[in-house]
Context: one part of a larger RNA
């Protein structure tokens, strides 16, 4: 390269925004680049390839045809791309009302528990474990009572729930901000969709600089266990974990399933928003779950939130190992992170 694919057999970029590209809604009018016809010039010979002919035949060779699928002027053709211009509302956007939510961000307040300190009240034990022991503890502990201080997380509501693009968001409460939904059909009039490189955000855990530091708690001791135990279990415990700024740029970042649009059988729930009954049951439209067809799939399953039928773009795959290594660039303070071969071997 063509073809085939990507839930789970290799394969959807961890999200988004958004340059270049690439596609891109309905009518009318124009052009006549592309697109198609005619025609006229070129495409040299040889070679190809048809047929005939000459060497005995063949291999060669002559001679004629056809072909050279190309390109370049012309006259048209105008359905489709294109461009130019006008027009329209359904796609998109905005405007007004209206209601949601753990959406972000930065302030402030609660209690409940944990822990420590002070003082009380009591006496011999307390923890802990399968059993123990190490630890604590007559310098009065564990338990209780009263104050008081610390830092961190918000029990119940709570859900198959709800909100964000994901990453993630949870006591209350205020200030600022962001979204998506309804409804109105009032405004613009294709502004659209997707997105290589790029710009941002991006769980844990790890770095820096500076705070806090209760409870946990790698690392570290230590006491069990065991044939050892550098471990499951116990007692302590340092980083961390928490806040402020700055880096990191990874995840089973999954729904293991890109994104955007159109079609496609029922059957039930939950969530907001609107209509309509209000006796007594309904209906839309987003968003969110279950079950079950049809068609899809190897098969398990998926099945109007597709893995079903179809377009448009974009990442991505092409036996295992060697390997996300090695060289080499790029990024980073390091710690790594991106990109990523090969010999070899089955």
């Nucleotide at each position: 390269u063509u073809g085939g694919g990507u839930u789970u057999a290799a394969a959807g970029g961890g999200u988004g925004c958004g340059u270049a590209g690439g596609c891109u809604g309905g009518c009318c009018a124009g052009u006549a680049a592309g697109u198609c016809a005619g025609u006229g010039g070129u495409g040299a010979a040889a070679u190809c390839c048809c047929g005939u002919a000459g060497c005995u035949u063949a291999a060669c060779u002559a001679c004629g045809g056809a072909a050279c699928u190309g390109c370049c002027g012309u006259u048209g053709a105008u359905a489709c791309u294109g461009c130019u211009g006008g027009u329209c509302u359904u796609g998109a956007g905005g405007a007004c009302a209206g209601a949601c939510g753990a959406g972000g961000u930065a302030g402030g307040c609660g209690g409940a528990a944990u822990g420590u300190g002070u003082a009380g009240u009591g006496u011999a034990g307390c923890g802990g474990u399968g059993a123990a022991a190490u630890g604590c503890u007559u310098a009065g502990a564990u338990a209780u009572u009263a104050c008081a201080c610390a830092g961190a997380a918000c029990a119940c509501c709570g859900a198959u729930u709800g909100c964000g693009a994901a990453g993630g968001c949870a006591g209350c409460u205020u200030a600022c901000u962001a979204g998506a939904c309804u409804g109105u059909a009032u405004c613009u009039g294709a502004c659209g969709c997707u997105g290589a490189u790029g710009c941002a955000c991006g769980a844990a855990a790890g770095c820096g600089u500076g705070g806090g530091g209760a409870g946990c708690g790698a690392a570290c001791a230590g006491g069990a266990u065991u044939a050892g135990a550098u471990a499951c279990c116990c007692u302590g415990g340092u980083a961390g974990u928490c806040c402020a700024c700055g880096c990191c740029g990874u995840a089973a970042a999954c729904g293991a399933u890109g994104a955007a649009c159109a079609c496609u059988c029922g059957u039930u729930g939950c969530g907001u928003a609107c209509c309509a009954c209000u006796u007594g049951a309904g209906g839309u439209a987003c968003g969110u779950g279950a079950c079950u067809g049809a068609g899809c799939g190897a098969a398990a399953g998926c099945a109007u939130u597709a893995a079903g039928u179809g377009u448009u773009c974009c990442a991505c795959c092409u036996g295992g190992g060697g390997a996300g290594u090695a060289c080499g660039u790029c990024g980073g303070c390091a710690a790594c992170g991106a990109u990523g071969a090969a010999a070899c071997u089955c």
About this RNA:
A computed fold for a 346-nucleotide part of an RNA from a metagenome, annotated as small-subunit ribosomal RNA, central domain. Model confidence (mean pLDDT): 87 of 100. RNAcentral holds the full RNA, with entries from SILVA.